[in-house]
Molecule: c-di-GMP-I riboswitch aptamer
Organism: Paenibacillus ginsengihumi DSM 21568
RNA sequence: AUUCGUUAAGGGCAAACUUGUCGAAAGGCAAGGACGCAAAGCUGAGGGUCUAAGGUUCGUAGGACGAACUAUGGCAGCCUGGCCGCCGAA
Numbered sequence: 001a002u003u004c005g006u007u008a009a010g011g012g013c014a015a016a017c018u019u020g021u022c023g024a025a026a027g028g029c030a031a032g033g034a035c036g037c038a039a040a041g042c043u044g045a046g047g048g049u050c051u052a053a054g055g056u057u058c059g060u061a062g063g064a065c066g067a068a069c070u071a072u073g074g075c076a077g078c079c080u081g082g083c084c085g086c087c088g089a090a
Base pairs, nucleotide, nucleotide: 002090003089004088005087012037013036017032018031019030020029021028022027035077041083042082043081045080046079047078048075049074050073054070055069056068057067058066059065
């Protein structure tokens, strides 16, 4: 340096849920809490997926209301990719 992750050693992260807060929502952040994770570190590049404020269309002659479509909004603990990294084995 490359590949691999089973043995440890030192450790690391933190699901659901609860509280607070931001947000239209999905969801994010903080504290508590651990389901799990060898990248559950970073990255929205390619898929996938969630939400639908705003927009468009329809119900309708209009309004309220409802429905459908749509990301410019999310999800890295969905997959692939890129970058960085501890230990050990070959």